[in-house]
RNA sequence: GCCGGGGUAGCUCAGUGGUAGAGCACCUCCUUGGUAAGGAGGUGGUCGUGGGUUCAAGUCCCAUCUCCGGCU
Repeated sequence: GCCGGGGUAGCUCAGUGGUAGAGCACCUCCUUGGUAAGGAGGUGGUCGUGGGUUCAAGUCCCAUCUCCGGCU
């Protein structure tokens, strides 16, 4: 330099153009003599960044940053 893949909640990851989700963690409550476990509810997001297409974009297109792998 070229090619491919990844970037979404604190962490690990889903999400095939139509309200952004799960598990764990965190907070409150129930339960207990008190913890742990268990149960119920809740908070938390510039979807890496900047543009474009579209009535509508996490999703499609372009550029760019970063990480991983391959080729030379």

Description: The RNA shown here (transfer RNA) has 72 nucleotides and comes from an Elusimicrobiota bacterium. It matches the Rfam family "tRNA". It is annotated as a transfer RNA. Lineage of the source: Bacteria > Pseudomonadati > Elusimicrobiota. RNAcentral holds the sequence, with entries from ENA.